[in-house]
Formats: sequence, C1' cells, structure tokens
RNA sequence: UCAGACGGCCGGACGGCCGCUCCUUCGGGAGAGGAAAGUCCGGGCUCCAUGGAGACAAGGCGCCGGGUAACGCCCGGCCGGCCGGUCCUUUUCCGGAUUUGGUCGAGGGAAAGCGCCACAGAGAUCGAACCGCCUCCUUCGGGAGGUAAGGGUGAAAAGGUGCGGUAAGAGCGCACCGCCGGGCCGGCGACGGUCCGGGCAUGGCAAGCCCCGCCUGGAGCAAUGCCGAAUAGGGACCGCGCGCCUUUCGGGGCAGGGGCGUCUCCGCCCCGAGCGGUCCGGGUUGGCAGCUGGAGGCGGCGCGCAAGCGCCGUCCAAGAUGAAUGGCCGUCGCCUCGAAAGAGGCACAGAACCAGGCUUACAGGCCGUCUGACGCA
Repeated sequence: UCAGACGGCCGGACGGCCGCUCCUUCGGGAGAGGAAAGUCCGGGCUCCAUGGAGACAAGGCGCCGGGUAACGCCCGGCCGGCCGGUCCUUUUCCGGAUUUGGUCGAGGGAAAGCGCCACAGAGAUCGAACCGCCUCCUUCGGGAGGUAAGGGUGAAAAGGUGCGGUAAGAGCGCACCGCCGGGCCGGCGACGGUCCGGGCAUGGCAAGCCCCGCCUGGAGCAAUGCCGAAUAGGGACCGCGCGCCUUUCGGGGCAGGGGCGUCUCCGCCCCGAGCGGUCCGGGUUGGCAGCUGGAGGCGGCGCGCAAGCGCCGUCCAAGAUGAAUGGCCGUCGCCUCGAAAGAGGCACAGAACCAGGCUUACAGGCCGUCUGACGCA
C1' cells in the first nucleotide's frame, strides 16, 4: 500500500424564494430516522377480569456472575466448535495434544424411557463379519470357526497413540491422553487442578416426544376520560283532560288492566287515552384531554475491566388526525460519462401514546483491532 474478517461512527453542507403544520409576547420561532420499518421480545400507561394458596393444562425460557423498570437484550467470565500457530505420531494421508491469537455458539439433562439417524454401506446399536487376516476341513468350487489390527461406505462405525501380547487379533495387559465415579484444593459460581478407584458395549439428535428448574390473566391510544347541538327516542314533575256514579275537590264506591302468592277464592300493591310546558340523564356527528418534560439529551467529577450506576451543572428538541415536515434555484462536496466545456446522478427509507432491545433494508465515507500478500528500512 492492497485484500479480507470483526467492531464503532457519520449518513450531504450553506444560502435565497414560494408553500404546509404547530406555538407565539405577532417581531418571530420550531418542524422525521438510524432504522421513523417488521411488530419479534420485554416494560410504562389505560380499561376489563381477579378472595388466598396449591394442582393441572397450554405457551415460553434454559452455562455462571453482573447490569436493567424488565427482557429471549447487554457486559464480563466458563466450556465447546472452527481457522491459524506450536508440539507428538506418521514416508505421506489420517489422527491426537496444546495455545498470550482470531472468530462463532437457543450452551440444562442422551449410562429414565420412547422415537429418528436420508443416500451409501455387511452393519446406524439389548455389540456389527462385505473384503481382508488367522486356524481347521475340503470333492480345490468352497465350507466351519476365530478376529474390529488393515481396506471399503458414510456426516457419524463401537475411545486415541505407543509398547507388549497373540494362530491372527482385541483394554487382553501396561504407559500417556480421553471418559465415568468419589475425595481434597482453588473459585461467589459456571468450572478448573490434583489424587484414588473403574478397562470403560457411556455413537449422535431434546430448534422430536420427554425429564428437571423457572416465568406467564386478557385487550390495547381506534386504550381510556370529559364536553356535547339539531332530530328521534327514554324518564320525572306541572296544567288541561282522564270508563261510570258521587264529593266538602282531600277523596270514596263500582268496573278495567298489570304485578305478587303454582291455581281458585281472597288479600295487598301499582297504573289510567291524549295534548302542552319545564327539567333530567344516556348515545350518534363533532370537539377537548390522553399527547409528548421523559427509566430524557449534553457536559464535568467519582465508582466499575465492562455493560452501567451515583452526584452536580445545563438544555427543552415534531405532535399532525382525509393526517404538516414539501417544491424550485444558486454555490460547494462525492460518483459516473467526457479531451475539454459540460451533462447526469447522490443510498435505504418517512413519525402517529412513550421510551428499551432484537431483526431486516442501506449509495458512499471515516476510525480501530486482527490476519494475509507485496514493498522499504
């Protein structure tokens, strides 16, 4: 210098004219994003439901510690996979160990059970014989038995390497590594180290059922609350009037309708066509609130490896609702074309109650870490 991986940041600048929304002291002032998106996750807020506790179902989450209002998010760590480096074995391939490096991981449990493991392959698991190897038999075609060292298939083949051992082999025996169980030590913990025991039939998958532990009421700002015209409808009161008779106008009697007691008798209670007036309450169109001052931004100091937290200072930054935030011009910047003059273009996209995450889209530019190549010293 170039290329790649990962992480962080920015995402056109200034000016003029016209227009739109909101605020205004009427001079003017403010006016989209890093994702405003998907609505995936967790909260605030509002309404509804809900006596407490437990069990079951359904859904979700899942190494450890911390952060947070909370999270499936973030930070730090542990363990593991891959790449690179180093070492061991080996003629090579394969394989194994280790690591101050990079990167990734929805990462509880697979020696409780069930299920699945395509293709290939003899075989994908209550230990398997295709080829090969060894022993025996043989009619010389082969057959019986042993064997998981070697070959072959596969994503995966019954712990790995080496020495011994054997007819050939094999944890068959041994050393180291790995695995399982237990003790001790270190760590808050995940886990690590070490010692002892066991040769160790414990293949993989739980983003298959399942087991274990933990969490979870529902709906969403078109939530919800307030104001409230005309018309229609509801209720209360007053006046006239009100089936018949009567009255001293308070009412009384008879008749009618309805209700209560299962029905009848009976008893009790209530009602009275309509017209006019006054008042009350609910709803529709509409209007207002919710609505943007908040887990808020910026700066300083302190604590912390960090995520983040605390204190102090300072600032207020869209609030629309058939839904504003736009258009044109000039100068500069970047890209493409062009010999030049100049021409064309400038990503993804657009608030709708709020803020925290995740995911997705994104032209171009800047910065950092690591790796590789080349060049120079």

Notes
Bacterial RNase P class A from a Parvularculaceae bacterium, 377 nucleotides, folded computationally. It matches the Rfam family "Bacterial RNase P class A". The family's RNA type in Rfam is ribozyme. The source organism's lineage runs through Bacteria, Pseudomonadati, Pseudomonadota, Alphaproteobacteria and Parvularculaceae. Model confidence (mean pLDDT): 76 of 100. A source record names the gene rnpB.